[in-house]
RNAcentral holds the sequence, with entries from ENA. Transfer RNA from a Clostridiales bacterium, 77 nucleotides, folded computationally. It matches the Rfam family "tRNA". The family's RNA type in Rfam is transfer RNA. The source organism's lineage runs through Bacteria, Bacillati, Bacillota, Clostridia and Eubacteriales.
RNA sequence: AGACAUUUAGCUCAGCAGGUCAGAGCAGCAGCCUUAUAAGCUGCAGGUCCGGAGUUCGAGUCUCCGAGUGUCUACCA
Numbered sequence: 001a002g003a004c005a006u007u008u009a010g011c012u013c014a015g016c017a018g019g020u021c022a023g024a025g026c027a028g029c030a031g032c033c034u035u036a037u038a039a040g041c042u043g044c045a046g047g048u049c050c051g052g053a054g055u056u057c058g059a060g061u062c063u064c065c066g067a068g069u070g071u072c073u074a075c076c077a
Base pairs, nucleotide, nucleotide: 001073002072003071004070005069006068007067010026011025012024013023019057028044029043030042031041032040050066051065052064053063054062
């Protein structure tokens, strides 16, 4: 320098063909249970979906530009 993949909750990830609540598990908080803790059960909170622009009635999803991360290739005396 080029190619490909990836970026969504504190963490790990799903999200179908662009449509009507943005979700799951773990973690956190509260309650139940327990002598108590753990486990188990119930509930709650937590997000402008990496940034910007575009297309569209409508974008997490499509296009473009940029950034981060990973892999590969090339260059490197």
Its mean pLDDT, the model's own confidence on a scale to 100, is 81.